[in-house]
Context: one part of a larger RNA
RNA sequence: UGACGGGGGCCUGCACAAGCGGUGGAGUAUGUGGCUCAAUUCGAUUCAACGCGAAGAACCUUACCUGGCCUUGACAUGUGUCUAGUAGAAGGGUGAAAGCCUGACGAGGUAGCAAUACCAGGAUACACAGGUGCUGCAUGGCUGUCGUCAGCUCGUGUCGUGAGAUGUUGGGUUAAGUCCCGCAACGAGCGCAACCCCUGCGUCCUGUUGCCAACCCGGCCGAGAGGCUGGAGCACUCUGGACGGACUGCCUCGCUCAAACGGGGAGGAAGGUGGGGAUGACGUCAAGUCAGUAUGGCCCUUACGGCCAGGGCUGCACACGUACUACAAUGCCCGGUACAGAGGGAAGCGAUACCGUCAGGUGGAGCAAAUCCUUAAAAACCGGGCCCAGUUCAGAUUGUCGUCUGCAACUCGACGGCAUGAAGCUGGAAUCGCUAGUAAUGGCGCUUCAGCUACGGCGCCGUGAAUACGUUCCCAGGCCUUGUACA
Numbered sequence: 001u002g003a004c005g006g007g008g009g010c011c012u013g014c015a016c017a018a019g020c021g022g023u024g025g026a027g028u029a030u031g032u033g034g035c036u037c038a039a040u041u042c043g044a045u046u047c048a049a050c051g052c053g054a055a056g057a058a059c060c061u062u063a064c065c066u067g068g069c070c071u072u073g074a075c076a077u078g079u080g081u082c083u084a085g086u087a088g089a090a091g092g093g094u095g096a097a098a099g100c101c102u103g104a105c106g107a108g109g110u111a112g113c114a115a116u117a118c119c120a121g122g123a124u125a126c127a128c129a130g131g132u133g134c135u136g137c138a139u140g141g142c143u144g145u146c147g148u149c150a151g152c153u154c155g156u157g158u159c160g161u162g163a164g165a166u167g168u169u170g171g172g173u174u175a176a177g178u179c180c181c182g183c184a185a186c187g188a189g190c191g192c193a194a195c196c197c198c199u200g201c202g203u204c205c206u207g208u209u210g211c212c213a214a215c216c217c218g219g220c221c222g223a224g225a226g227g228c229u230g231g232a233g234c235a236c237u238c239u240g241g242a243c244g245g246a247c248u249g250c251c252u253c254g255c256u257c258a259a260a261c262g263g264g265g266a267g268g269a270a271g272g273u274g275g276g277g278a279u280g281a282c283g284u285c286a287a288g289u290c291a292g293u294a295u296g297g298c299c300c301u302u303a304c305g306g307c308c309a310g311g312g313c314u315g316c317a318c319a320c321g322u323a324c325u326a327c328a329a330u331g332c333c334c335g336g337u338a339c340a341g342a343g344g345g346a347a348g349c350g351a352u353a354c355c356g357u358c359a360g361g362u363g364g365a366g367c368a369a370a371u372c373c374u375u376a377a378a379a380a381c382c383g384g385g386c387c388c389a390g391u392u393c394a395g396a397u398u399g400u401c402g403u404c405u406g407c408a409a410c411u412c413g414a415c416g417g418c419a420u421g422a423a424g425c426u427g428g429a430a431u432c433g434c435u436a437g438u439a440a441u442g443g444c445g446c447u448u449c450a451g452c453u454a455c456g457g458c459g460c461c462g463u464g465a466a467u468a469c470g471u472u473c474c475c476a477g478g479c480c481u482u483g484u485a486c487a
């Protein structure tokens, strides 16, 4: 000087407390350990591995296993030799395919009059290719974490023999090493904040594919009232561009008579960082990744390389993590009936119509989309049923019949109809999330993708709470100080 302390002081954080909802019990989904296996490929392992790499394992993927094959190789560059019935190739044989054997037919470019030479292609030999083989403790790059915590340093000066100190400590204050005051320090840098994006208010511009208030003109339905629709129109909504707006600016009280600041108030759509995002200092963990790619070294080279078929990654006594669905009446079922946002669409989205109880099928209008489609939002609301029961709760499992994708659904897909109707009556010790449009709850979209084991991940909107006395305690962190057989 650090680090550490079941030392001290001050402070912060959904850290505790106060609340709300969960997990731990059940069934299922998914990941992991273990076990099994010819193989169940590999990696990730406290927080910071375990719905993680994987934003999609039937084949492929695929790296694993078994078997069948290839050996200059599936791919690149170079060299030597050979090569016109050459390269290619319909077809045939064998075979699970790959491969191997054969094969009618049958070429090209450049220079040159031509012979020929060179190129392309092929064969062969050799340099080499190839390796998801090892080492993340040889590395680059990228990432996680402490932590969006408020810290980490430097120049000059000063002090100290020196390591080093000072500045950065102190008094206030802040979300903040934020700012003010003081001070042997004076300044500066990386961080904080601001600048960026979204959102909340207004003004101006914009006017199609969006809008429809008023006036006017049409069309359709209707007895009429009126409804639907088109034009004209751009007021409104909206689209998307430019500005404005918030700065403790104003008032007041407090603090040391001061500043920074704190409390209250006015005005305002918004008030003291308005809300959210992007943004991650010096460093820590020899943290993670050689399997994303790159890369040193080592290793394999008729195999640790390459191709193919089938299997496996989906195995199941068990254990754990993360989720979904429930155990019901604030509920379930049936009928009626409102109101979104953000996305996606051409080998695509697919309407009206018809068929089917349904999954779906037929068909094909429109749409490279503010135009068309996806599109039904659901919870909510209204009416009816159920009457506390393992039930009109719950839906696992199983049987059977189907639909769809795809060469192909046996291992091993999703979905639908009928039948079946398991466990489960709120979950021990323990443990997690959340402070507001949040939690909880309801649906919708996208992604990967032929299809899908999505209940995942990433977004969107609807409904919409409770509680915080406080900092004694648990956890993590910051500053000062103290002790130290530690570095």
Base pairs, nucleotide, nucleotide: 001487002486003484004483005482007481008480009479010478011477012476013475015471016470019434020433021432022431023430026325027324028323029322030321031320032319033318034316035315042053043052064311065310066309067308068307069306070305073128077127078126079125080124081123082122083121088105091102092101093100094099108119109118110117111116130300131299133298134297135296139294141289142288143287144285146283151190152189153188154187155186156185157166158165159164170181171180172179196277197276198275199274201244202243203242204241205240207238210234211233216231217230218229219228220227221226247271250265251264252263253262254261327427331386332385333384334383335382336381343374344373345372348367349366353362354361355360393424398419399418400417401416402415403414404413440463441462442461443460444459445458446457447456
A computed fold for a 487-nucleotide part of an RNA from a metagenome, annotated as small-subunit ribosomal RNA, 3' major domain.
The full RNA is in RNAcentral, with records from SILVA.
Its Rfam family is "Bacterial small subunit ribosomal RNA".